[in-house]
Description:
A computed fold for a 117-nucleotide RNA from a Legionellales bacterium, annotated as FMN riboswitch aptamer (RFN element). NCBI's taxonomy places the organism under Bacteria, Pseudomonadati, Pseudomonadota, Gammaproteobacteria, Legionellales.
RNA sequence: CAUUAUCUUCGGGGUUGGGUGAAAUUCCCUACCGGCGGUGAAAGUCCGCGAGCGCGUGAGCGCAGAUCUGGUGCAAUUCCAGAACCGACGGUACAGUCCGGAUGGUAGAAGGUAAGC
Numbered sequence: 001c002a003u004u005a006u007c008u009u010c011g012g013g014g015u016u017g018g019g020u021g022a023a024a025u026u027c028c029c030u031a032c033c034g035g036c037g038g039u040g041a042a043a044g045u046c047c048g049c050g051a052g053c054g055c056g057u058g059a060g061c062g063c064a065g066a067u068c069u070g071g072u073g074c075a076a077u078u079c080c081a082g083a084a085c086c087g088a089c090g091g092u093a094c095a096g097u098c099c100g101g102a103u104g105g106u107a108g109a110a111g112g113u114a115a116g117c
Stems, first nucleotide, its partner, number of pairs: 001116001003115008017029003031097002033087002035049004044085002052063004067083005089100003
């Protein structure tokens, strides 16, 4: 320290108040939440990745969510104002928020050591 190897640590938030019902944090009204990297300036909804699901002995392959309008500005679907929308699998009265796989795994972040320069 632009590199390589290796180790350590860290690495996801959220059902308020009410209604119906024998039973719902699952339905209805309301409330609440937003991983990682990138992008000229800050993003759940832009680009990519991770989590999830399917197939495969495996390497891996495939599938998979959502935003507009106005303003400022050289520049913003990222800021400000307004109005919207989205959210794996299993369980259970139908779940983004409960319980479970998970004291798990991962995108990645920070740091240590060695080599190299």

Its mean pLDDT, the model's own confidence on a scale to 100, is 84. Of the family's consensus pairs, 100% are formed in the model.